RNA sequence: AUAAUGCAAAGGCAAACCGUCUGAAAAGGCGGGACGCAAAGCCUGGGGGCUAAAGCGAAACUGCUUCGCCACGCCAGCCCGGCCGCCAUU
Numbered sequence: 001a002u003a004a005u006g007c008a009a010a011g012g013c014a015a016a017c018c019g020u021c022u023g024a025a026a027a028g029g030c031g032g033g034a035c036g037c038a039a040a041g042c043c044u045g046g047g048g049g050c051u052a053a054a055g056c057g058a059a060a061c062u063g064c065u066u067c068g069c070c071a072c073g074c075c076a077g078c079c080c081g082g083c084c085g086c087c088a089u090u
Base pairs, nucleotide, nucleotide: 003090004089005088006087012037013036017032018031019030020029021028022027035077041083042082043081045080046079047078048075049074050073055069056068057067058066059065
């Protein structure tokens, strides 16, 4: 330096939930908090999932409601993939 593995140590991250902010929502930011994580570090290239504002269609009605479709929105702690990486052992 490379590959495989993950017992340990030093550390790291931070689910749910709560508070607050942004957002139509999904969800995200910040603070608290730990379910867990050997990449729960970074990246939406592929698959999958979530939401449906705007838009379209239908029903209903005179004034706006309901239903359906739909991502340009979101999820990296859903999977595959790419890149980088601590320590130890072999």
The RNA shown here (c-di-GMP-I riboswitch aptamer) has 90 nucleotides and comes from Flavonifractor sp. An100. NCBI's taxonomy places the organism under Bacteria, Bacillati, Clostridia, Oscillospiraceae, Flavonifractor. The prediction has a mean pLDDT of 86. The model forms 100% of the base pairs in the Rfam consensus.